[in-house]
RNA sequence: UACUCAUCCAGAGAGGCUGAGGGACCGACCCGAUGAAGCCUCGGCAACCGUUCAAACGGUGCCAACUUCGGCAAUUGACUUUUCAAUUGACAGAUGAGAG
Numbered sequence: 001u002a003c004u005c006a007u008c009c010a011g012a013g014a015g016g017c018u019g020a021g022g023g024a025c026c027g028a029c030c031c032g033a034u035g036a037a038g039c040c041u042c043g044g045c046a047a048c049c050g051u052u053c054a055a056a057c058g059g060u061g062c063c064a065a066c067u068u069c070g071g072c073a074a075u076u077g078a079c080u081u082u083u084c085a086a087u088u089g090a091c092a093g094a095u096g097a098g099a100g
Base pairs, nucleotide, nucleotide: 003098004097005096006095007094008093013042014041015040016039017038021031022030023029025071026070027069028068043063044062045061047060048059049058050057067092072089073088074087075086076085077084078083
């Protein structure tokens, strides 16, 4: 990197260095010098795996907003149409585990 399975409306941040971006992509909408992203330290949350009677511990993960919302399709409703809204299912993505 491609494949399979499970989960994704819950939960959980302070300090230091640094200094302008970030929220996967596109659009929207947000966050950001009252400090983004990144790195370090400490802390926390919670699930999968290991282990265990269990707790604890270890590996991985996560700690703005539902995966921030939408994107494709179906159904329903509103509208003359464009379009908008709701629900469901896909697609895409993230994390873990597995196997090649």